[in-house]
């Protein structure tokens, strides 16, 4: 399903924080909303010890592993007049085939 999630593109919205210093090479100071990176319930997996038993379960409040979310934190990369750009939101087209 008169088409979900997700991906492209096109249009309308869209912040933050130096028109700093320096001849230059650089340099201090600042944002966070391109990407990136970190984790909290919680949930799995395994050990040691327990309990129970010789068919078989069961359990940690300990131990270590891996999963796990942001507009939260990092400031790695971006960025700090205009301008472009930007998560996110609406919308129009295509791909997509069933999650939201």
């Nucleotide at each position: 399903a008169u088409g979900a999630a997700c991906u492209g593109c096109g249009a309308g919205g869209g912040a933050g924080a130096g028109u700093c210093c320096g001849u230059a090479a650089g340099g201090c100071a600042c944002c966070g909303a391109a990407g990136g990176a970190g984790c909290a319930a919680g949930g799995c997996c395994g050990g040691u010890a327990g309990c129970c038993g010789c068919u078989a379960c069961u359990u940690a409040c300990c131990c270590g592993g891996c999963c796990g979310a942001a507009c939260c934190u990092c400031u790695c990369a971006g960025g700090u007049a205009c301008a472009a750009g930007u998560a996110c939101c609406u919308u129009g087209c295509a791909g997509g085939g069933a999650g939201g």
Model confidence (mean pLDDT): 80 of 100. The RNA shown here (Glycine riboswitch aptamer) has 100 nucleotides and comes from a Bacillota bacterium. Rfam family: Glycine riboswitch aptamer. Rfam's curators write: This family represents the bacterial glycine riboswitch.